[in-house]
Context: one part of a larger RNA
Formats: sequence, structure tokens, C1' cells
RNA sequence: CUGGGCGUAAAGCGUAUGCAGGCGGAUACUUAAGUAGGAAGUGAAAGGUGGGAGCUCAACUCCCACAUUGCUCCCUAUACUGGGUGUCUUGAGUGGCGGAGAGGGAGAUGGAACGACACGUGUAGCGGUGAAAUGCGUUGAUAUGUGUCGGAACACCAAUGGCGAAAGCAAUCUCCUGGACGCAAACUGACGCUGAGAUACGAAAGCCAAGGUAGCAAACAGGAUUAGAUACCCUGGUAGUCUUGGCCAUAAACGAUGUUCACUAGGUGUUGGGGCUUUGCCUCGGUGCCGCAGCUAACGCAUUAAGUGAACCGCCUGGGAACUACGAUCGCAAGAUUAAAACUC
Repeated sequence: CUGGGCGUAAAGCGUAUGCAGGCGGAUACUUAAGUAGGAAGUGAAAGGUGGGAGCUCAACUCCCACAUUGCUCCCUAUACUGGGUGUCUUGAGUGGCGGAGAGGGAGAUGGAACGACACGUGUAGCGGUGAAAUGCGUUGAUAUGUGUCGGAACACCAAUGGCGAAAGCAAUCUCCUGGACGCAAACUGACGCUGAGAUACGAAAGCCAAGGUAGCAAACAGGAUUAGAUACCCUGGUAGUCUUGGCCAUAAACGAUGUUCACUAGGUGUUGGGGCUUUGCCUCGGUGCCGCAGCUAACGCAUUAAGUGAACCGCCUGGGAACUACGAUCGCAAGAUUAAAACUC
């Protein structure tokens, strides 16, 4: 090299865009690079294989033939692949019409709850727990009414629902803006797929600067519990949680299932379109459940495949040491990425 794998045994990069590279629709002509056939040259000797000969045999040595699967050049073939030229429309895209959506960004507005403050009513408790205590309260709390202020989150609708590449996205309205889908079939004419590097996005926590801070709450303090209690429970409470700008780049970033295309029984929900002969039927795009063939070690998967094939990328190779050391790159730091060995079973 060939070969085996990646849902749960080791193994799919968190996700996308995309340069190089790899692969690539139908048809006609052309070329003859790959490919195939033939011819020639070359492919040192030794060695190898076959046959024979010489040492008494053998090892060994010698002779002949073959092999030396390769390379170069020439002739021929043209199905397939490649190069060139032309044509095509089914892949891909553009334009037209249409409806759906928590897709993204900005601004404005709203009600409930909560806390604070002011005033009124009112009086001795409140709060909290398994039980308590810390705590709050006669300087008038808790409760209740009115008003003002503040920050954060948006009950019901709500779904097994929708949108987004993923992370993720939910009060209402307005503006800006991305994508997908359906219908008809006007246009372009293979413009495609994948994608090492690269680039962009990337929950939470964390970091830097400036703001903000109602509630919650690491750390911390106190009260309990307990043999102890650096906890679970309670009373407080700072970072943080929120906003703007800049970093970080990781998650059980999960469907533990890479992307794209084709093919392979059905049934039943739901969601967005279209058509029709409309309690329904047909059809296109999503999203669920059940289930045949097939696959699987089993569990299970099963037109949203883990089935049958094709293209390209990533990754795995016993457990531990080790999501480590060293080096390198990145980072303000925390650390991230890449990534061994000795030794051991």
C1' cells in the first nucleotide's frame, strides 16, 4: 500500500463560509495525455528459476536458456477518464407571485410581581423552621390603603408547535435586515459537491474599562444541626447576574449519529404552502410516533437510516501514566490548542 472501524465498546472537529486539492450532469465533434494492443531499443555482472557440465557426492564452480513484472521511442485502437470546441436542461442559481415564523439588530411603550421611600389606618408582634435561634419591631414593624422611584424578567397564549448553521431565540408596537418554503416555469446554462490550511460565529463561568444593581446569590459573617459540620436548613451578604465596548474559545457545545446526492413497504399525528371531484383525497417542504425489508454484539435504527450505494473531509488502534510533561502558537490573566515518554498492568 492493501485491509477494519467511528449512536452506546477507542473514534464525527461546537457550527458555518471558503482558497488550494479531490470528485463531478446530458449530447456531438475533435485530440490521443491517462488506458489498451503490437514492434524496436534498453533493462551491467553476480544473484534468482529451468536445463546441462566439472570437482568421487554435496556445498561450490562453469555453460545455455528464461525471468528481470521497469524505462524510452514508434505504430495502432478510441469504449472509459482527461484536454479543446459547440449544443442542451434535468443539477445549481436568478427573476415573478404568495403566505408562515420567539431568525438577527435598533428604538419606543406596557402590565403583574418585587424592593425602597413618603403619608394614612392600626398595635404587638413579625419572620423563619422538623423544632428553634440569629434577624426585624413601641424611634411603631408585620398587615392594609394611596402615591413616587428603581432594576430585572416577561404569567396566561404555549404545543409532542415555530425559527436559526450551531451556540441559541418568547410582553407589545415601529423601523432596518438575513434565510427557508410553496406556486407557475420567464431567464442563465454545470455556474456543482466536499473542503487540509484559513476566516467568521460560538451557552455558562471568567477577565479588562465605564455604567447599573430590585430580586437572586459563589466568597464571607452569624444562627442552628451534629461526635465534628469548613455542608445540607435559617438570617444576612459581596463579586457576579444586567447595559455598552473589548477579550476568552471551552461544555454531556448530544441525535453522544460529519456534509452532500441517489435509491429502498407502509400506517398515524402535527406544522407551512399548493391543487382538486373538499366529513376528504393528491402533492411539495419541515417536525414527531409506530412499523416491513435490510442492518446491528445486543439495545435498537428503519424515506429525518444506524438500510443499499457514490463523493469529499475529520477521527480511532489495549488500560493507566495523560484532556499530563516538554516545546511551540494564542491569551491581560485564568488558561486554551497541539501533544509524548519512562514506568506499570